[in-house]
Small-subunit ribosomal RNA from a metagenome, 1416 nucleotides, folded computationally. Model confidence (mean pLDDT): 85 of 100.
RNA sequence: AGAGUUUGAUCCUGGCUCAGAAUGAACGCUGGCGGCGUGCUUAACACAUGCAAGUCGAACGAGAAAGCUUCUUUAUGGGGCAAGUAGAGUGGCGAACGGGUGAGUAACGCGUGGGUAACCAACCCCUAAACUGGGGAUAACCCUACGAAAGUGGGGCUAAUACCCGAUAAGGCUACAGUAACCAAGGUUACAGUAGUAAAAGGUGGCCUCUGGUACAAGCUACUGUUUAGGGAUGGGCUCGCGUACCAUUAGCUAGUUGGUAGGGUAAAGGCUCACCAAGGCAACGAUGGUUAGCUGGUCUGAGAGGAUGAUCAGCUACACUGGAACUGAGAUACGGUCCAGACUCCUACGGGAGGCAGCAGUGGGGAAUUUCGCGCAAUGGGGGAAACCCUGACGCAGCAACGCCGCGUGAGUGAAGAAGGCCUUCGGGUCGUAAAGCUCUGUCAGGUGGAAAGAAGAUAUAAAAGGCAAAAAGGCUAAUAUAUUGACGGUACUACCAGAGGAAGCACCGGCCAACUCCGUGCCAGCAGCCGCGGUAAUACGGAGGGUGCAAGCGUUGUUCGGAAUUAUUGGGCGUAAAGAGCGUGUAGGCGGUUAGGUAAGUCAGAUGUGAAAGUCCUUGGCUCAACCAAGGAAGUGCAUUUGAAACUAUCUAUCUUGAGUAUAGAAGAGGAAGGUGGAAUUCCCAGUGUAGAGGUGAAAUUCGUAGAUAUUGGGAGGAACACCGGUGGCGAAGGCGACCUUCUGGUCUGAUACUGACGCUGAGACGCGAAAGCGUGGGGAGCAAACAGGAUUAGAUACCCUGGUAGUCCACGCUGUAAACGAUGGGCACUAGGUGUAGGGGGUAUUAAAACUUUCUGUGCCGAAGCUAACGCAUUAAGUGCCCCGCCUGGGGAGUACGAUCGCAAGAUUAAAACUCAAAGGAAUUGACGGGGGCCCGCACAAGCGGUGGAGCAUGUGGUUUAAUUCGACGCAACGCGAAGAACCUUACCUGGGUUUGACAUGUAAGUGGUAGUGAACCGAAAGGGGAACGACCUACUUUUUUAGUAGGAGCUUACACAGGUGCUGCAUGGCUGUCGUCAGCUCGUGUCGUGAGAUGUUGGGUUAAGUCCCGUAACGAGCGCAACCCCUGCUUCUAGUUGCCAUCGGGUAAAGCCUGGGCACUCUAGAAGAACUGCUGGUGUUAAGCCGGAGGAAGGUGGGGAUGACGUCAAGUCCUCAUGGCCUUUAUGUCCAGGGCUACACACGUGCUACAAUGGUCGGUACAGAGGGCAGCAAGCUUGCAAGAGUUAGCAAAUCUCAAAAAGCCGAUCUCAGUUCGGAUUGAAGUCUGCAACUCGACUUCAUGAAGCCGGAAUCGCUAGUAAUCAUGGAUCAGAAUGCCAUGGUGAAUACGUUCCCGGGCCUUGUACACAC
Repeated sequence: AGAGUUUGAUCCUGGCUCAGAAUGAACGCUGGCGGCGUGCUUAACACAUGCAAGUCGAACGAGAAAGCUUCUUUAUGGGGCAAGUAGAGUGGCGAACGGGUGAGUAACGCGUGGGUAACCAACCCCUAAACUGGGGAUAACCCUACGAAAGUGGGGCUAAUACCCGAUAAGGCUACAGUAACCAAGGUUACAGUAGUAAAAGGUGGCCUCUGGUACAAGCUACUGUUUAGGGAUGGGCUCGCGUACCAUUAGCUAGUUGGUAGGGUAAAGGCUCACCAAGGCAACGAUGGUUAGCUGGUCUGAGAGGAUGAUCAGCUACACUGGAACUGAGAUACGGUCCAGACUCCUACGGGAGGCAGCAGUGGGGAAUUUCGCGCAAUGGGGGAAACCCUGACGCAGCAACGCCGCGUGAGUGAAGAAGGCCUUCGGGUCGUAAAGCUCUGUCAGGUGGAAAGAAGAUAUAAAAGGCAAAAAGGCUAAUAUAUUGACGGUACUACCAGAGGAAGCACCGGCCAACUCCGUGCCAGCAGCCGCGGUAAUACGGAGGGUGCAAGCGUUGUUCGGAAUUAUUGGGCGUAAAGAGCGUGUAGGCGGUUAGGUAAGUCAGAUGUGAAAGUCCUUGGCUCAACCAAGGAAGUGCAUUUGAAACUAUCUAUCUUGAGUAUAGAAGAGGAAGGUGGAAUUCCCAGUGUAGAGGUGAAAUUCGUAGAUAUUGGGAGGAACACCGGUGGCGAAGGCGACCUUCUGGUCUGAUACUGACGCUGAGACGCGAAAGCGUGGGGAGCAAACAGGAUUAGAUACCCUGGUAGUCCACGCUGUAAACGAUGGGCACUAGGUGUAGGGGGUAUUAAAACUUUCUGUGCCGAAGCUAACGCAUUAAGUGCCCCGCCUGGGGAGUACGAUCGCAAGAUUAAAACUCAAAGGAAUUGACGGGGGCCCGCACAAGCGGUGGAGCAUGUGGUUUAAUUCGACGCAACGCGAAGAACCUUACCUGGGUUUGACAUGUAAGUGGUAGUGAACCGAAAGGGGAACGACCUACUUUUUUAGUAGGAGCUUACACAGGUGCUGCAUGGCUGUCGUCAGCUCGUGUCGUGAGAUGUUGGGUUAAGUCCCGUAACGAGCGCAACCCCUGCUUCUAGUUGCCAUCGGGUAAAGCCUGGGCACUCUAGAAGAACUGCUGGUGUUAAGCCGGAGGAAGGUGGGGAUGACGUCAAGUCCUCAUGGCCUUUAUGUCCAGGGCUACACACGUGCUACAAUGGUCGGUACAGAGGGCAGCAAGCUUGCAAGAGUUAGCAAAUCUCAAAAAGCCGAUCUCAGUUCGGAUUGAAGUCUGCAACUCGACUUCAUGAAGCCGGAAUCGCUAGUAAUCAUGGAUCAGAAUGCCAUGGUGAAUACGUUCCCGGGCCUUGUACACAC
């Protein structure tokens, strides 16, 4: 110090959330030791039990018992000690302190600083003085009565430092009057006077000096106590200034209320109380009311200012079961006192009594939650006492609790075979990890055995120097010094030794924020989550594991506070569009305010003094081994008060000035306002004329009006409302608003020149006034328009848009309402800060006859722009710039400008104005895309213009659906559907049924076995697979023996076992590769530079041009890349080279004919290689002297000649795991594999793609002509024979420019048919055949004969095609045993049309709007 989260991305606004610190905490997991602290925040709920306030015999009277002992008369006996003890009583002091709690209290309660001249005080200290004479009671005790008890009554006795009376009395008090000083003007102090008035108590020790004396006390003395007065110290009472929470949806409150006089009361001023009199007092600077709360020093946080808080400790305060009251007392309206009332609890003999833990422990209850019914008065402090001493749950200690802070430990060194094991793995390894083990050490803490403090000072006793009092060598007091005695904690701290690594580590987290990553499980399930968000089969986010990170005897979670949050902004924010300027003015209080001089000193500044308690915080030292903790000293405490000074500024007072403001005067413009009057145009209505069938209205219509005369037109009249042109980002007004003309009344503004007043000013909470339209009330008025309403249309509907009508209303007068996107979404005033250019109203100047013009100045109103500002857009002398002054308003979105309350209103409603709950956003500006039934430009068989189809029929084929044991699977808009499939009878085949098989149909490896081994494999079973095994029977290498044979070892093979094979099983949304599509559309990007806070822009936009981001020009861009084009192939022309299997012009020969044969040739055609040729090159026009375009020439070809191949960045989670490859998952006597049969060929139906047709541009028959490309040995097959034919038989030739498939067909010539379901059409069916093939039943193709269905050109709709194209005709090939109407390819014949780009579809570029971005 920041971070996450709104968006595709950006900047801003803005909320939410996180990281920090803290805690009297609680909860979860875990837990070794010690020190110091802390511990009912909730029920001020109720409390059993014990203790927490007593003490004094030196104030007083009285006075036991147990026990021991003794005596005797042996008894209920007496005495002694216990003992003048215990306990009780009278009396004194204390109990008002200490301790607890925070209910109440918003207050002089608290804090701070003053006042008391308006006061008090027991105990303590000092000073002065005094302590005299009497008296009567009473408790205890005794007797007695009542009562259950608590307790009480009556009678009798007695004492006091208890009580009462008297004496004395000052400088006390009261009254009267006086002087002096001071003063706060009320008095105070000092001095002297008169009158009145109030005192007392003794006790203890000692002594005999005085008095008296028998004692010795009535005497003396010491101490103590008592009384009076004054002072001090300390404490308290009262009072004042200032400060001290929230709500105005609490605005008025108050009769003892405010004041006075007299009386009363108090320690004391005072309505504190009372009688009378007056009518005051408080309040927007917040009274009164309501809610909440003890206040402070401090504590937590924060850089600070602040914010929150008020445990422990300390000061003050209030309370003591609840409410009230007094008594006693110096002090209480009294926590452990009294009385009354109430609630509750307890006892009871039912009559009546007792009690008060918010003291310390403890109990119940409440609660997430808070301890022992401990020890001791040893220390500190308190009460009593002369003292010893007693009392003290104050306090000192211990116990419990990781509740907090602090400290220590759980070992150190070495140790790589990087052990075992876990986890991961690309299988190589990596990691836990020097970690462990092992080896060498140390000894804190805990444990054991010993030693062992400080905290103790005093006080008392004994001894005792010295000093005061005193008559005193009595005595007592003070008391140095010496000795003895006193410790709860506690045998604790500390310390020595013993032993031994032994007894001592967890918790949270690991997607980002935020340090830390992998595997498995799960499969939007289970779950996580502070925010964003994870999880739907490969989850670093769930659960587990390994590893890691952080902290550590703790770690996390939850709650709360501050911080971050400049997110309430004094420091330190904003209001054009994000939340936010009141609709506008006038003006009260308030705030702020021009110039000069002088005075004052309230603010201000400086100095001094007092205070600001201690503790705490900070600094410096010191004490516990350190630290926490504790101690000492200092600083600080920004404050308050008093006082001394300064006089610039603010303030105030007295004067002054004229520039702010205003007045007078001369002019000026204006839809400024109010009232009265006048005018013309138009609409409508009425009357009359002309006139006849429609008018009106709409996208088109209808409702409507009209033959009872409309509409149209002419004339006359009535009535109401509004004022064309001028008219203008022109004028006026505060805003709302104001528009014909004239008159009257009236407000404001501007300009000029002088004179006057002399700060008279600005703003403005409340308040008051004005305030569009609509609406309301009363009364008028009502032409047009027109909510509501009615009808007609439109529509799926149409409570709308359109049409025909039409009432309130609109108009006037007088009232009310008080709101608008009342907007410049921009409050008012003043000052300052570049300009340019319009326009309106004035003034000055130049020149001018005048108008106009130029220049300058003031006031208004616009535009463009500099600096500056702004998140950007934009604003910019009319600021949203720079400053000052005043007011209003805002603080996430929704709920909501709502509810409740209040005020206003006739009502409608307006003003003021929340909360619960809910979300993590809501929002502003700009950017890139996408989209638009937005715009501009352009292209495409996109439309149009044409030609031919599909959709209707039959059939073929694919798909859906249905069916089925199975009808295997995939493909689904274009871009699935004659698609994968270039060819399912078996096979294919993945599907179904049935039968087999299990290291397997196929691969590799390991181990073992196996020469009658591998291999061939008869009979038999079986549908086959398979089973079965007779019989035959090897091979290679090396070695031994070698004559072969034979043997050994190995290989191959086989068998068995194990690893594994296998899977057309799943996931194309885990993937590679390949492919489709937009689209052969012209686009897609980058580097550097520049602009922008940024996303981004620029370049790539613009002007032309192109098929093209093609090229040119311009240009903050300059270049470049992938695309386009070209380079490649085919085709079109020519040349050269070459000439067989091709060709045959010329020269020969043969043949009926044919380059058929042959000599010969390579001219031509052709073949196949090389080259040329086309580039807007030439020319005219046009265009910007450009790119280019248009025309022309030449040329085989002309403007990319035609065709192909070639597919940018990307999009569609497009398609494919069933081509192949591949991660993960699943399966392993099965989802593998083998076999037979079936199925993929089903069939009510629906769709796509095709074929054949419906006929005469045709069918049938006969004759006849012309291609290209391609295939062929498991092949193509001539010819010949045969069959009507499919074909069969036989067999030349040919691995091909040689032979062959092979006949091209449409065409042409001729004949026939004559418009019909036909000599069209051929489906369907019957019969007979052919071919392929193990096999044509399910389920092939073809042939012949017979049969002869639908169909007569096809609804809505829809497809292809722009030239050698469409259309039409035939040919070949791949696949293939066979099986094309499909697919691929080839040639023949060979059109029509395109005006054009409005519209439909798709696309490209620019622009615009957007609340879209999974993007219409």
It matches the Rfam family "Bacterial small subunit ribosomal RNA". RNAcentral holds the sequence, with entries from SILVA.